[in-house]
This is a predicted structure of a 1383-nucleotide RNA (small-subunit ribosomal RNA) from an uncultured bacterium. Its Rfam family is "Bacterial small subunit ribosomal RNA". Rfam links the family to the GO terms ribosome and structural constituent of ribosome.

């Protein structure tokens, strides 16, 4: 930085990721080289080898080779030697390896010393003389199983002792010094004590002295080095570890110790440590340093370096200059091994190995060549320290796996919209290096210097130019594990030839397709990803990234400012103790001097080397080695004094006291009102009374409620009351006295910084609860009745005991709340209250204005996530206290204090989520408010729900009853019309390039039409009629037959889609640009006063405008003008009929279709804000949108349809295509919506009798005229239609007649029997018509519907589908209400 709570937003908050790191470990996958590193676990157990020896110039034996002498055997001597073990010296305390344990002077950093110690090595002085004794080795006898070990005799540089010097301690004595107890330094003499190896080896022909070297020894004072004690000062967790401690704190005196000191003993004393954290528990080696961070820090303590501790577990000591000793010892214990069972051995946390143990950590290599060490005079000897190889990508650093050029953009994969894109200059071919590396051959290295020999110079002592010896310096010869290795060394054959992988591709994150899978298989660090179109599973092509190594798992910093010192926070997100008093601590007002503690500074001094900075060097570079400088800390010194501490003096503002005035439910304690309430008594009076949403439990005729007089209890105190006052809170209200507490105001005088805060402690603390004793009216947990409910252990009534109330003691808690701790300053205004005080004014009363102290509001800067807070701060800043650190588990467990209980404080983890929260926006919602509309209620009329039928849809049933529609918004829907067809469903028969399109090859010349036979028919087999063009080969058309591409699906997904369509709703909404606010999500505008059928207008207003919607334009009716008159009309003229626009004529009228005219709140009066607008009038066919229609914003229902219709994918392909015939879609205990007739008399029935409009008609409507009771039939004028037909006289109506309230002359269902029509064809399965039957139903329970005017009902007409079939759909007109208080 990002992701991730949310519809969105900004916040607060946690989880996770991209970065560094590792002594990692697992997977895949591996060409060198270099330079590092490798058992973190079992301090488990360990075969086997090795890891400390060495010196014969200390000591005496043994053995062996030489040699001489003798030879039978074998004896001496010698010296070049060598090998052995012993004694004795030194080393083994060093090197190496683990962290068990240790919270400690262990360790780190500074610094001391009881004048403590130091082998070996440094430099320096001194060293005179002697005697003793024991043992081991081996040899001899002799034990024992081994390991061990006995007796005898021999030595040293062994051990002991003596004399003498030295020299040290005690003692005693004197001097000098400084400061009085007392250190401190010298000096002399006695007495005591203590000690030594006159050594080894070399040097001269030899010897002696003598002398030199060198080598070791005693002794001693130095100096170094290494140790040893002691001390400040910094470094781990729990306080749910709060008190420890008798050698414990300290003294005196003794012992001990290199040395101090309770280190140890006796004796006195009672001390010592601890909240600045003792004690106790638990974990731990510390360190330089190392990771990581911008840096404060936070983690680690591997390799290297230092220091401590440990060596099978515990303990002891011994020796020693050093040890209580990894490869020494002595006890004890586990273990393992040997054993003749009597008794012994043994320690790998040394370097290899080996078992276990684990997720895991390498060779029983090589060499002393270098470097160091031990012993030696040296030569050497030893050295698993240490040089090096090996083995592992375990890390870091480096090089490679080719390089140019190559477009048919090759083949092949993948992928497509089928065009193509990609993989791709990749490849293939070619050119080129072959000093990159590997493989093969030849050269060949630096690290090697010293010592030792040898030659030779020169020094150097003394009697000597020699000799020698020893010292320096030249020269030569000689020493290499690695390694025949390094190598920018040479060369060959010969070929790009031997040398690329992992992980990732939804966001964070760089990188996409495609196919399989189908909430499965899986993935996943978070958020998530898969339920059939998956860039998140798998697999494949294509990409990104890093590269001999990538992932990933663990672990640690970082991001996390997410424990906040730097650099966080608490009104409400976690978070202010319920309030106050006050000890420790922290912090603290002016002034003048001092003084240097911290502070700042300069200097020395340490601060092992490495690491780390810087800037040079050396390996080809790097990594890696290396030279030189430099950085933190700490100490001691010196300086400075502004400010903080300290010390002394002064001042008054801060805090106190003192007087003055005034306020208050501040407190305690005693008295003592009055009015309600209950109860009791008494008369008075009768039947209800309480109580509730409605009731009833309850009291009441033994007299209740009501109203009256009286008396009792006990418990609150009306009005006055007030965002009024007083108090630290809690919390306090009736008046009177008594005691008392605290703040405020003035106004000076006193004191002189006395202050502020405050862990731990101390007291106060509502209300319930708890003891003991009272007291008890009212209310009342609990309880008991009684309503209410689906129950009601509740809301409501009726009673009711604890308690409330007082006295003393306890609890100690609350939303103890301003969810805001205390204190001080500081920092626009305004305006109320309340206690004072001053000033102007005024006779006075008042009002103005300043002022303190306390309470409110409103607001500006500022703050705040926003709400909000603003002198009563949530502003700015000091001070000190308390508290927080993700939900949840939990305020819970255990532990501990408190408490008589109740419980109260203190207060976890373990699992478990990805969130959990505060404020704020915008919609939803609510039995939440406020407006307003809507056949939404209400007012009304007519239904529907009950009958019949007639349609659809459930269920049921079947071979099949084909599919689809589902509250509103499915159910007379798709379906404006299933007998066949339709048709999609079912049995049966049949086809397989197909019924249907397009392309290829063959063959016919027809197709077409008409006719036999089979057969259900589809289909099969025959017959007849019967073509165009032509260059004469042919073509075009056409029809059979074939092969493959391919048709074909009303199969699935309407949740993959378009397109269309429902529904909110013909509600008045829905937005947008620009400016404003707001961090933002948004807000403003679109809200508010009015209005309107309307977001219709007006008016105001940080908005000003726009845009889709409403309106309006459009259709259609209503008036009227004007044009035109045929197929319309017919007033007037004129002729004609039985009649009749029939004819001439005519366009005046009605009608037709065309243009216009009109209607806009224009006019007028009220109302209204002078507006919009409302209400009333005029005029007018028509008045406020005049009635109806079309017209249906953003968008919501993943609404409906893949069966209209288009399509993406997925399925079938001799079937999920096609064709035939017959059935089914019409089935039928039930259930349900929609309609039609109905049930009668506002009627049915008969008869006269009158007035319509909208439409259709040629495969068509079909007159007249004749037949029929009637559907019908038969005729065929007329008529492509303002002319003919359908059509007729619509029907209700209206004028007669009957009929009389009945299952009827209402009602027509269901049969029966005859007949029409259509139509290949009427049984399943049509419509009609006549006779004949003649069901149920007498107006319909709960429920529920539509309807505001030419509408509702109620009445009949036409069309669409159509061969027929209407009680359904779409339109036409007739008749023509009823009723809206009102919300």
């Nucleotide at each position: 930085g990002a992701g991730u709570u949310u519809g969105a937003u900004a916040u607060u908050g946690u989880c996770u990721c991209u970065g560094g790191g590792c002594g990692u470990g697992c997977g895949c996958g591996g060409u060198c080289g270099g330079c590092g590193c490798a058992c973190g676990u079992a301090u488990u157990a360990c075969a086997c080898g090795c890891a400390c020896g060495u010196g014969u110039a200390g000591c005496g034996g043994a053995g062996u080779u030489u040699c001489u002498c003798a030879u039978u055997g074998g004896a001496g001597a010698u010296a070049a030697g060598u090998u052995u073990a012993g004694c004795g010296g030194u080393g083994a305390a060093g090197g190496g390896u683990u962290g068990a344990g240790u919270a400690a002077c262990a360790g780190u950093u500074a610094g001391u010393c009881a004048u403590c110690u130091u082998g070996c090595g440094c430099a320096u002085u001194c060293g005179c003389c002697u005697c003793g004794a024991u043992u081991g080795a081996g040899u001899a006898c002799g034990a024992u199983a081994a390991a061990u070990g006995g007796u005898a005799g021999c030595u040293c540089u062994u051990c002991a002792g003596c004399a003498u010097a030295u020299u040290c301690c005690c003692u005693u004595u004197c001097c000098u010094u400084g400061c009085g107890c007392u250190g401190a330094g010298g000096a002399u003499a006695a007495g005591g004590a203590u000690g030594g190896g006159a050594g080894g080896c070399g040097g001269u022909c030899g010897c002696a002295c003598u002398c030199u070297g060198u080598u070791g020894c005693u002794a001693u004072g130095g100096g170094a080095u290494g140790g040893g004690c002691c001390u400040g000062g910094g470094g781990c967790g729990c306080a749910u570890u709060a008190g420890c401690u008798a050698g414990u704190u300290g003294g005196u005196g003794a012992g001990g110790u290199a040395a101090c000191g309770g280190c140890u003993c006796a004796c006195c004393u009672a001390g010592g440590c601890g909240a600045c954290g003792a004690u106790g528990c638990g974990u731990a080696g510390c360190u330089g340093a190392u990771c990581u961070g911008a840096g404060a820090g936070g983690g680690u303590g591997a390799c290297c370096g230092g220091c401590c501790a440990c060596a099978c577990u515990g303990g002891g000591a011994c020796u020693g200059a050093g040890a209580c000793a990894c490869g020494g010892u002595c006890c004890a214990g586990a273990c393992u091994c040997c054993u003749a069972c009597g008794g012994g051995a043994g320690g790998c946390a040394g370097c290899a190995g080996u078992a276990g143990g684990g997720a895991a950590u390498a060779u029983u290599c090589c060499g002393c060549a270098a470097u160091g060490g031990g012993c030696g005079c040296a030569a050497g000897c030893c050295u698993g320290a240490u040089g090096g190889a090996g083995c592992c990508a375990u890390g870091c650093c480096g090089c490679g796996u080719g390089u140019g050029u190559g477009a048919u953009g090759a083949a092949g994969g993948u992928u497509u919209u089928c065009g193509g894109a990609u993989u791709g200059u990749a490849a293939a071919g070619u050119u080129u290096u072959g000093u990159u590396u590997g493989c093969c051959a030849g050269g060949g290295a630096a690290g090697a210097a010293g010592g030792u020999c040898u030659g030779g110079u020169a020094g150097u002592u003394g009697u000597a130019u020699a000799c020698u010896g020893c010292u320096c310096c030249c020269g030569g010869a000689g020493u290499g594990a690695c390694g025949g290795u390094a190598c920018u060394c040479u060369g060959c054959a010969g070929a790009a030839g031997a040398a690329a992988g992992c992980c990732c591709c939804g966001g964070c994150u760089a990188a996409c397709u495609a196919c399989g899978u189908g909430c499965c298989a899986g993935c996943a660090g978070c958020c998530g990803c898969g339920g059939u179109a998956a860039u998140a599973c798998g697999u494949a092509g294509g990409g990104g990234g890093c590269a001999a190594g990538c992932g990933u798992u663990g672990u640690u910093c970082g991001g996390a400012a997410u424990u906040a010192u730097u650099g966080g926070g608490c009104g409400u997100a976690a978070a202010g103790c319920g309030c106050g008093c006050g000890c420790a601590g922290g912090c603290g007002g002016u002034u003048a001097u001092u003084u240097a503690a911290g502070u700042c500074u300069g200097g020395u001094g340490u601060u092992u080397a490495a690491u780390c900075c810087u800037u040079g060097g050396g390996c080809u570079c790097a990594a890696c080695c290396u030279g030189a400088g430099g950085u933190c800390g700490c100490c001691c010194u010196g300086g400075a004094a502004a400010a903080u501490g300290g010390g002394c003096g002064g001042g008054u503002u801060g805090g106190g006291u003192u007087c003055u005035g005034a306020u208050g439910a501040g407190g305690a304690a005693a008295g003592u009102g009055g009015a309600a309430u209950u109860u009791c008594c008494a008369g008075u009076g009768u039947a209800g009374c309480g109580g509730u949403g409605a009731a009833a439990u309850g009291g009441g005729u033994u007299g209740g409620g009501a109203a009256u007089u009286g008396g009792a209890a006990g418990a609150a105190c009306u009005c006055c009351a007030g965002u009024g006052g007083g108090g630290a809170a809690g919390g306090g209200g009736g008046c009177u006295u008594u005691c008392u507490g605290g703040g405020c105001u003035g106004u000076a005088a006193c004191u002189g910084a006395c202050g502020c805060u405050g862990a731990g402690g101390c007291g106060c603390g509502a209300a319930a609860g708890c003891g003991u004793g009272g007291g008890g009216a009212g209310c009342a947990a609990a309880c008991a009745g009684g309503a209410u409910u689906a129950g009601a252990u509740a809301c409501c009534c009726u009673g009711g005991u604890a308690g409330u109330c007082c006295a003393c003691g306890c609890c100690g808690u609350a939303a103890a709340c301003g969810a805001u701790g205390a204190g001080u300053g500081c920092u626009a205004g305004g305006u109320g209250u309340u206690a004072g005080g001053g000033g102007u004014u005024u006779c006075g009363a008042u009002a103005c204005c300043c002022u303190u102290g306390g309470u409110g509001c409103c607001g500006a800067a500022a703050u705040u996530a926003a709400c909000a807070c603003a002198g009563u701060a949530a502003g700015c800043a000091c001070u000190c206290c308390g508290c927080c650190u993700g939900g949840g588990g939990a305020g819970u467990a255990c532990g501990g204090u408190c408490g008589c209980a109740a419980g109260a404080c203190u207060g976890a983890a373990a699992c478990u989520c990805a969130a959990a929260g505060g404020a704020a926006u915008u919609g939803a919602c609510g039995g939440g408010g406020a407006c307003c509309c809507g056949c939404a209620c209400a007012a009304g009329c007519a239904g529907u729900g009950g009958a019949g039928u007639a349609u659809g849809u459930g269920g049921u049933u079947u071979a099949a009853u084909u599919c689809g529609a589902a509250g509103c918004a499915a159910c007379g829907c798709g379906a404006a019309g299933a007998a066949c067809c339709u048709u999609a469903c079912c049995a049966g028969g049949u086809c397989u390039u197909g019924a249907c399109a397009u392309c290829c090859c063959u063959c016919u010349g027809a197709a077409u039409c008409c006719u036999c036979u089979a057969g259900a028919g589809a289909u099969a087999g025959g017959g007849g009629c019967g073509g165009c063009c032509u260059u004469c080969g042919g073509g075009a058309c056409a029809g059979a037959g074939g092969a493959g591409a391919c048709a074909g699906g009303u199969g699935g997904u309407g949740c993959a889609u378009g397109g269309u369509u429902g529904u909110c709703g013909u509600c008045a909404g829905c937005u947008c640009g620009u400016g404003u606010c707001g961090u933002g999500a948004g807000a403003u505008g679109u809200u508010g006063g009015g209005u309107u059928a309307a977001g219709u207008c007006c008016c105001g207003c940080a908005a000003c405008g726009a845009g889709c919607g409403c309106a309006a334009c459009c259709c259609u009716u209503g008036a009227c003008u004007u044009u035109a008159g045929u197929u319309g009309c017919c007033a007037g003229c004129a002729g004609g009929u039985a009649a009749g626009g029939c004819u001439g004529g005519g366009c005046a009228c009605u009608c037709u279709a065309g243009a216009g005219u009109g209607a806009c709140u224009g006019c007028c009066g009220g109302u209204g804000a002078c507006a919009a607008a409302c209400c009333g009038g005029a005029g007018g066919a028509a008045g406020g949108u005049g009635g109806g229609g079309a017209u249906g914003a953003c968008g919501u229902c993943a609404a409906a349809u893949c069966a209209u219709c288009a399509u993406g994918c997925c399925c079938c392909u001799u079937a999920u295509g096609a064709c035939c015939u017959g059935g089914g879609c019409u089935a039928c205990a039930c259930a349900c919506g929609u309609a039609c007739u109905a049930c009668a008399a506002u009627g049915g029935c008969c008869g006269g009798u009158a007035c319509a409009a909208c439409g259709g008609g040629a495969a068509g409507c079909g007159a007249a005229g004749c037949c029929g009771c009637g559907a019908g039939g038969u005729g065929g004028a007329g008529c492509c239609a303002a002319u003919c037909c359908c059509a007729g006289c619509a029907a209700a109506g209206u004028c007669g007649g009957u009929c009389u309230c009945a299952g009827u002359u209402c009602g027509g269902a269901u049969u029966g029997c005859a007949g029409g029509c259509u139509g290949c064809a009427a049984c399943u399965c049509g419509c009609c018509u006549g006779c004949a039957u003649g069901a149920a139903g007498u107006c319909g329970g709960a429920a529920u519907u539509g309807c505001u005017a030419g509408u509702a009902a109620u009445c009949g007409c036409g069309g669409a589908u159509c061969a027929g079939c209407a009680u359904g759909c779409c339109g036409c007109g007739g008749u023509g209400a009823a009723u809206a208080c009102g919300u």